RNAcentral holds the full RNA, with entries from ENA and SILVA.
Predicted 3D model of a 477-nucleotide part of an RNA (small-subunit ribosomal RNA, 3' major domain) from an uncultured bacterium.
Context: one part of a larger RNA
RNA sequence: UGACGGGGACCCGCACAAGCGGUGGAGCAUGUGGUUUAAUUCGAAGCAACGCGAAGAACCUUACCUAAACUUGACAUCCUUUUGACCGGAGGGUAAUGCCUCCCUCACUAGCUUGCUAGUGCAAAAGUGACAGGUGGUGCAUGGUUGUCGUCAGCUCGUGUCGUGAGAUGUUGGGUUAAGUCCCGCAACGAGCGCAACCCCUAUCUUUAGUAGCCAUCAUUGAGUUGGGCACUCUAGAGAGACUGCCAGGGAUAACCUGGAGGAAGGUGGGGAUGACGUCAAAUCAUCAUGCCCCUUAUGUUUAAGGCUACACACGUGCUACAAUGGGUGCUACAGAGGGAAGCAAAUCCGCGAGGCCGAGCAAAUCUCAAAAAAGCACUCCCAGUUCGGAUUGUAGUCUGCAACUCGACUACAUGAAGUUGGAAUCGCUAGUAAUCGCGAAUCAGAAUGUCGCGGUGAAUACGUUCCCGGGUCUUG
Numbered sequence: 001u002g003a004c005g006g007g008g009a010c011c012c013g014c015a016c017a018a019g020c021g022g023u024g025g026a027g028c029a030u031g032u033g034g035u036u037u038a039a040u041u042c043g044a045a046g047c048a049a050c051g052c053g054a055a056g057a058a059c060c061u062u063a064c065c066u067a068a069a070c071u072u073g074a075c076a077u078c079c080u081u082u083u084g085a086c087c088g089g090a091g092g093g094u095a096a097u098g099c100c101u102c103c104c105u106c107a108c109u110a111g112c113u114u115g116c117u118a119g120u121g122c123a124a125a126a127g128u129g130a131c132a133g134g135u136g137g138u139g140c141a142u143g144g145u146u147g148u149c150g151u152c153a154g155c156u157c158g159u160g161u162c163g164u165g166a167g168a169u170g171u172u173g174g175g176u177u178a179a180g181u182c183c184c185g186c187a188a189c190g191a192g193c194g195c196a197a198c199c200c201c202u203a204u205c206u207u208u209a210g211u212a213g214c215c216a217u218c219a220u221u222g223a224g225u226u227g228g229g230c231a232c233u234c235u236a237g238a239g240a241g242a243c244u245g246c247c248a249g250g251g252a253u254a255a256c257c258u259g260g261a262g263g264a265a266g267g268u269g270g271g272g273a274u275g276a277c278g279u280c281a282a283a284u285c286a287u288c289a290u291g292c293c294c295c296u297u298a299u300g301u302u303u304a305a306g307g308c309u310a311c312a313c314a315c316g317u318g319c320u321a322c323a324a325u326g327g328g329u330g331c332u333a334c335a336g337a338g339g340g341a342a343g344c345a346a347a348u349c350c351g352c353g354a355g356g357c358c359g360a361g362c363a364a365a366u367c368u369c370a371a372a373a374a375a376g377c378a379c380u381c382c383c384a385g386u387u388c389g390g391a392u393u394g395u396a397g398u399c400u401g402c403a404a405c406u407c408g409a410c411u412a413c414a415u416g417a418a419g420u421u422g423g424a425a426u427c428g429c430u431a432g433u434a435a436u437c438g439c440g441a442a443u444c445a446g447a448a449u450g451u452c453g454c455g456g457u458g459a460a461u462a463c464g465u466u467c468c469c470g471g472g473u474c475u476u477g
Stems, first nucleotide, its partner, number of pairs: 004477002007475007015465002019429005026320008034311002042053002064306001066304005073131001077130002079127006088103005106121007133295002136293003142289002144284003147280001149278001154193006160169003173184003199272004204240007213230003218227002243266001246260005322422001326381006338369003343362002349356002388419001393414007435457007
């Protein structure tokens, strides 16, 4: 100077408390450990590994195993020789790749014995090595990227001053703030990286514009359908608006705090992006790059089949339930944000259904996915392992795809398991939040209960800071 303390003082955070809903018990989904296996590829390991890399393992992917095959190689550059092609087509053979046979077949320039020679370009084959190749090792050799403390309020520098020096001061003190935010004081005076602001979305208004959007007035229609209009909604450009600006009280006459007015919004309005100096030899050599080491007829490359999907068990994260604030049937209403050409697909018809036939329209404010669901209205069930719950299993099917046996999703009929609210313990959340309800997208041929978004309905509670956890400042040992 730091770090630490079951030292002190002050302060903050869904940290506790006050509430609401979960997890831990059940079934299933998914990840991990363990075990098993020819292989169950590899990585991630308290918080900060475990629905994580993986925004999607039937083949491929794929790195693993077994079997078969290749050796200048699947890919790149250079050299030599040969050929004139390459591409393509046909056949044999194989589990498949490899392999074997046949057919077809270049251009330009110069010379001349006009169909040959030489050169160049391009391509293929063969050869020779230089080399290629490695998801092999080391993240404790590294770059780059990332997590975490933590969006916590801190971390430093120049000059000056003090100290023999390490260092101190500034940055401490009195107030205040979300904030090293600001004010006052002070041997300090200034400055930088952070804070805040500048950026995006959202909440209000004005203006410009009016189609593919909208419809108040006038006609018209089954229908904003058509004429018409751009007032309104909306869309998308430009602006305005919030600044403690105004008032009162408190305060040191300051910073600021409390209340009020006006206002769509009030003291950071709400949300996002943005992550200082550093910590953890934190993570990643399997995104990529890269030093060194290692393999080189194999640790490289290709193919077929299998495995990553195993299953006594243990843990994490989720979904569905245990029901009447509910289940079932019928009718009826209201979103937002997205996607669409190797695509989205309407309507009609067929099928109980998954779906099929046909294919209008649409590169989309035009057409389409598309039905929003919870909610509402009516009827039914009457507290039961049930008209709750849906696991499991059987049969018959649909779709994608060379191919659903290992190992896909979905449909119909039948079957109808556990489960009656969950021990110790433990998690999330402070408002359009929790809870609950559906919708979309990325990946993707197909394959979400995951992830990332979107809107609908919409609470309870916060006395307070003694205690638990984490953090900040000063001080003390």
Rfam family: Bacterial small subunit ribosomal RNA. Rfam links the family to the GO terms ribosome and structural constituent of ribosome.